A computed fold for an 81-nucleotide RNA from an Anaerolineales bacterium, annotated as c-di-GMP-I riboswitch aptamer. It was read from a public genome assembly, where an Rfam model found it. Its Rfam family is "c-di-GMP-I riboswitch aptamer". Rfam links the family to the GO term cyclic-di-GMP binding.
[in-house]
RNA sequence: GCUUCGAAAAGGCAAACCCGUCGUGAGGCGGGGGCGCAAAGCCAUGGGGUCUUCCCCUAGGAAGAUAGCCCGGCUGCCGAA
Numbered sequence: 001g002c003u004u005c006g007a008a009a010a011g012g013c014a015a016a017c018c019c020g021u022c023g024u025g026a027g028g029c030g031g032g033g034g035c036g037c038a039a040a041g042c043c044a045u046g047g048g049g050u051c052u053u054c055c056c057c058u059a060g061g062a063a064g065a066u067a068g069c070c071c072g073g074c075u076g077c078c079g080a081a
Base pairs, nucleotide, nucleotide: 005079006078012037013036017032018031019030020029021028022027035068041074042073043072046071047070048069049066050065051064052063053062054061055060
């Protein structure tokens, strides 16, 4: 130095809910708020799952959302056992 791993330390992010705002909607954004998180950083043009809207009513199809649903890819702080 690298890989694995996750004690400590320094920090980081921010669930539900509330307010405002955008959207038909799932949900997004901002503020408050902390359930939690070693990637809860990024990727939806890698594969699934779930959710929404439309077509169809009959299997299915299309478009969208979700990265804090899972697998996967890329990058990253610290350094005990």